Record summary: The part of an RNA shown here (large-subunit ribosomal RNA, domain V) has 586 nucleotides and comes from Methanocorpusculum sp. It matches the Rfam family "Archaeal large subunit ribosomal RNA". On this family, see Yusupov et al., Science 2001: "Crystal structure of the ribosome at 5.5 A resolution". The organism belongs to Methanocorpusculum, within Archaea. Its mean pLDDT, the model's own confidence on a scale to 100, is 81.
[in-house]
Context: one part of a larger RNA
RNA sequence: CAAGGGACUCCCAUCGGGAAGUGAAGACCCCAUGGAGCUUUACUGCAGCCUGUCGUUGAAUUACGGUAUUACAUGCGCAGCGUAGAUGGUAGAUGUUAAUCCUUAUAUUCCGGUAUAAGGGGAGUCAACGUUGAGACACCAUCCUUGUUCUGCUGUAAUUCUCACUCGUAUGUGUUACGAGGACAUCGGUAGGUAGGCAGUUUGGGUGGGGCGCCACACCCUCGAAAACAUAUCAAGGGUGCCCUAUGGUCAACUCAUGUGAGUCAGCAACUCACAGGAGAGUGUCAAGAGCAUAAGUUGGCUUGACGUGAUUUCGCACAGCAAGAAAUCACGAGUGGAAACACGGGUCUAACGAACCAAUACGCCUUUUUGGUGAGGGCUAUUGACUACAGAAAAGCUACCCUGGGGAUAACAGAGUCGUCGCCGGCAAGAGCACAUAUCGACCCGGCGGCUUGCUACCUCGAUGUCGGUUCUUUCCAUCCUGGCUGUGCAGCAGCAGCCAAGGGUGAGGUUGUUCGCCUAUUAAAGGGGAUCGUGAGCUGGGUUCAGACCGUCGUGAGACAGGUCGGUUACUAUCUGAUGGGAG
Repeated sequence: CAAGGGACUCCCAUCGGGAAGUGAAGACCCCAUGGAGCUUUACUGCAGCCUGUCGUUGAAUUACGGUAUUACAUGCGCAGCGUAGAUGGUAGAUGUUAAUCCUUAUAUUCCGGUAUAAGGGGAGUCAACGUUGAGACACCAUCCUUGUUCUGCUGUAAUUCUCACUCGUAUGUGUUACGAGGACAUCGGUAGGUAGGCAGUUUGGGUGGGGCGCCACACCCUCGAAAACAUAUCAAGGGUGCCCUAUGGUCAACUCAUGUGAGUCAGCAACUCACAGGAGAGUGUCAAGAGCAUAAGUUGGCUUGACGUGAUUUCGCACAGCAAGAAAUCACGAGUGGAAACACGGGUCUAACGAACCAAUACGCCUUUUUGGUGAGGGCUAUUGACUACAGAAAAGCUACCCUGGGGAUAACAGAGUCGUCGCCGGCAAGAGCACAUAUCGACCCGGCGGCUUGCUACCUCGAUGUCGGUUCUUUCCAUCCUGGCUGUGCAGCAGCAGCCAAGGGUGAGGUUGUUCGCCUAUUAAAGGGGAUCGUGAGCUGGGUUCAGACCGUCGUGAGACAGGUCGGUUACUAUCUGAUGGGAG
């Protein structure tokens, strides 16, 4: 000096591995005392509808009632001349304006009678006196029971009318006429019923995600609980929502379970006796733990303290506060048992429980409409009635048509941890292998490795890391399917079986299915198994899954739902950095 290659700096083009790339405060999931749409035998209401009643709304008749009034009648316990309604007054009342009496008729009847009318007849008749709780229809007044009747008002039912009101017709458009209806209907008030047609709402919490399940949501006991006290989990084992007027109170007496022995029926077991027996019984309970024989256990007597009014303390609720409830101590009062001391405010102790509002009940008191009485209402006090989500809203669902705010405080994919499960390997070697554990196979038991299955956990990501399968393309592991080297053999050879070394290369094509997988077919030396965010959607596909439409089956009253089936159904991004490939300049 020439040629080639590489590094470095820069440029051009292409690709799309990475920047858990850009896009959109995740649509799935959960949460919120969030929202909306829809449903219904959720709750509470409102239209609408039905029915009753009042008004609009008037006139009559009949039937049957109610109520008031007029007139008239009515009233029988026994005793007693006899059919005595009650009370009061009084000694007289009534009678030729035909009385007592007789006859007939009617009504009624307790069959005795009573009342009225007609006729006859012609002068008295009935009261005060003895029986009765009460004394004269002798007379008068007022009232009651029951019935008939007159009149008024009114109800129910039916019928009729026309004047309100309604409708129709009218080429006179009307304060009209006619017709049809008609006090019905219409309209208004009021009451009851019905009422997703419409509206407002509710539809709990805990939870190894949520749902389903369950209650660990109010209480009690043991353990966990780590020897003070306290202490969590959907930790372990259980219990309570009552029962009892005696199973309470008190006083007195007694001693249990069980065993042994004995005794007529009597036996393994009935009852009696003796001995042993400190609790092995019993104590209201299907809890447990404490306590109890001086008994708190068993039996008997008398009883109601299973009291009234207050105060304090403890638990409830550790060490701050907090209600109901439970328990203990004390004071006053009234009692029960006991000779008394004393005991007794339920049950030997620890569970057996519930605020306000409202209602009912009970006792008395206060009070309301400025009079008195009664009624009614309000208040004070107590008891009972329930909220089990148990310190107590009045309350059902669906949403794939969905929305908002949030959450990786919480699920589905992937990752991570773990490795029961899964895959692989090993130890020991009972046994099979004609004999022989180890050519080959290998039980029970035990120990590992892997991180390909499936679980568990909830550690990263919900202001988003695109989800199955296929395809394309690259790389890697070996626990090796083929090819290579070697060992054992129950290896003659061929072909095998089992093992050791080995990852250089290879490992293909079809049918069915969305499939991974699997099954099948014909080949082949062989048609190996895995990893790389179950490699790979800013590379493709989009068959499956997993939005909105629709059908079937099943479930649901329904809205709707279904790891049930079925048909259909937008796959965004112009490459900044990095990386890769090709080309170029220095």